[in-house]
Context: one part of a larger RNA
RNA sequence: UGACGGGGGCCCGCACAAGCGGUGGAGCAUGUGGUUUAAUUCGAUGCAACGCGAAGAACCUUACCUGGUCUUGACAUGUAGCGAACUUUCUAGAGAUAGAUUGGUGCCUUCGGGAACGCUAACACAGGUGCUGCAUGGCUGUCGUCAGCUCGUGUCGUGAGAUGUUGGGUUAAGUCCCGCAACGAGCGCAACCCCUGUCCUUAGUUGCCAUCAUUUAGUUGGGCACUCUAAGGAGACUGCCGGUGACAAACCGGAGGAAGGUGGGGACGACGUCAAGUCAUCAUGGCCCUUAUGACCAGGGCUACACACGUGCUACAAUGGCUGGUACAAAGAGCUGCUAACCCGCGAGGGCAUGCAAAUCUCAUAAAACCAGUCGUAGUCCGGAUUGGAGUCUGCAACUCGACUCCAUGAAGUCGGAAUCGCUAGUAAUCGCAGAUCAGAAUGCUGCGGUGAAUACGUUCCCGGGCC
Numbered sequence: 001u002g003a004c005g006g007g008g009g010c011c012c013g014c015a016c017a018a019g020c021g022g023u024g025g026a027g028c029a030u031g032u033g034g035u036u037u038a039a040u041u042c043g044a045u046g047c048a049a050c051g052c053g054a055a056g057a058a059c060c061u062u063a064c065c066u067g068g069u070c071u072u073g074a075c076a077u078g079u080a081g082c083g084a085a086c087u088u089u090c091u092a093g094a095g096a097u098a099g100a101u102u103g104g105u106g107c108c109u110u111c112g113g114g115a116a117c118g119c120u121a122a123c124a125c126a127g128g129u130g131c132u133g134c135a136u137g138g139c140u141g142u143c144g145u146c147a148g149c150u151c152g153u154g155u156c157g158u159g160a161g162a163u164g165u166u167g168g169g170u171u172a173a174g175u176c177c178c179g180c181a182a183c184g185a186g187c188g189c190a191a192c193c194c195c196u197g198u199c200c201u202u203a204g205u206u207g208c209c210a211u212c213a214u215u216u217a218g219u220u221g222g223g224c225a226c227u228c229u230a231a232g233g234a235g236a237c238u239g240c241c242g243g244u245g246a247c248a249a250a251c252c253g254g255a256g257g258a259a260g261g262u263g264g265g266g267a268c269g270a271c272g273u274c275a276a277g278u279c280a281u282c283a284u285g286g287c288c289c290u291u292a293u294g295a296c297c298a299g300g301g302c303u304a305c306a307c308a309c310g311u312g313c314u315a316c317a318a319u320g321g322c323u324g325g326u327a328c329a330a331a332g333a334g335c336u337g338c339u340a341a342c343c344c345g346c347g348a349g350g351g352c353a354u355g356c357a358a359a360u361c362u363c364a365u366a367a368a369a370c371c372a373g374u375c376g377u378a379g380u381c382c383g384g385a386u387u388g389g390a391g392u393c394u395g396c397a398a399c400u401c402g403a404c405u406c407c408a409u410g411a412a413g414u415c416g417g418a419a420u421c422g423c424u425a426g427u428a429a430u431c432g433c434a435g436a437u438c439a440g441a442a443u444g445c446u447g448c449g450g451u452g453a454a455u456a457c458g459u460u461c462c463c464g465g466g467c468c
Base pairs, nucleotide, nucleotide: 008468009467010466011465012464013463015459016458019423020422021421022420023419026314027313028312029311030310031309032308033307034305035304042053043052064300065299066298067297068296069295070294073125077124078123079121080120081119082118083117086103089100090099091098092097107114108113127289128288130287131286132285136283137282138278139277140276141274143272148187149186150185151184152183153182154163155162156161167178168177169176193266194265195264196263198234199233200232201231202230203229204228207224208223209222212221213220237260240254241253242252243251244250316416320375321374322373323372324371325370332363333362334361337356338355342351343350344349382413387408388407389406390405391404392403393402429451430450431449432448433447434446435445
C1' cells in the first nucleotide's frame, strides 16, 4: 500500500423479509457423471460446466471403431512428358476402385507454341479435429452496468508512499454542491444511437372507409378525413408553483401534460481479477506423425444402461376434462419455396390446380377467453407412459436409429422429505403464434403478441458489493 476479521460506522442489490409460482416425489424429453463397449469422438466441471460448443448425429455431418484400400497423395505451387476438356455403355466388387468401351477433337496463335482442364513420373513439398489455452493472437465468460481506476504539475514524507479521490450534504452514479495544499486532466457514469409511449407535417398503394352510391365480401365507383405504413420534426428541461435545505446541490408535494424527475426497454461493460474458457471456428511459436497420427470407402458407433445429478415438458384434475357454437392478435417466412379453392381419405396425408419474388397471394382456423350441454370426486369421461396392429410423409435408404396419424392397450401419479430456484408491472403466472438450423427430425433456443395478479412493515439476520 493492499487483502482479510464470527471489528465498528454509513449505503446498495429479488440479498433477506412480504407475496406469487415452481424444482426436489411420478412418467417422459434432454445434457452430464458413472458403468459398459471394438467404438460409445472431442471439449466445457462451484457461482461463471451439465436443453453448454451442437441454429437440429439414419448415410453425409464425423473428428471414434471394425474391415477393405491409396502413398507427391482428397487439397496448393513449381518441373518434364502425354492428352483438349468432357462424355456413353458393360464387367467384377459392399463400395472405394480396377478393367474394357462409345462419341468428341474445341479456344487463342507471330504456326514455334500458348491458356484452361485431365493423366503419368520423380522430387521439393502437401496433409494432421495429433500435443501444449501454463508459449500465444483473436474472441468470450465472470466480479458488474458494480462506481470505481488512474495521470500531470504542486505540496508533505529520509523512503515505501500520501494528498488530490478524504470531510459536510446529495445522487442510480467519483452525480452534483460546499469546504479543503491542492489545481487540473484522462478512462469509466450520464448524454449522443435504436425500439416503444403523444402530437404535427409530408406521402396514399398493395393500406384505410366517415360521408354518397354499390356489394355475399372495401367488392366496385369515389375519397385520403380516420386507422395504418415510413421519412422528417415537436415534446420532458426539476422548465413552473409551494415547502424543506446552508442564500447551495438536492429532496418532498402540486399544476399543466400522452408521458415527470434516468418515462419503459435495448445496444453500450473502465483499470483490472480468475496462468478462467477456447490450439476442435480461425490464426499461430515449439514439439510430434510422414506407405501414416495423412487420405478414400462400406458397415457400425456418437442413440448402450444396474445407477446418480442438472435443466425442462406433461400431469396428478371441477378456477377442471370432453362435445357443440362463437370472437379478438402481433411478429415473421416463402421460387430447389409458401401453396388457395375443389375432390378423395376418420386422420397423418393424397390428387388436380390457382395466386404470389408478396402492406396485393400463401403459410393461417390464433389459443386461453365467452355461450350452451355433460361428467360429480372416482385412479375417474383425470392422467397419458408403455405395448400390439394398421398406415402417412421425407429421403438412395427409417433394422440398429426419424417424425406424424388411426384403432386397441391404458402404467406411475391423489401436489411431493431435507433442501432449493425465479420474479417488483404489462412483471410473475398462464395461453397460443412465428423464425433460425433444416430433405426429414424440438418439450430446446430466439422472437411475437393475448389474458393478467399478489406483495414490499422494514434492513436485525443470510449472500454479494461500494465507501470510511
Overview
Predicted 3D model of a 468-nucleotide part of an RNA (small-subunit ribosomal RNA, 3' major domain) from an uncultured bacterium. The coordinates come from a structure-prediction model, not an experiment, and the mean pLDDT is 86. It matches the Rfam family "Bacterial small subunit ribosomal RNA".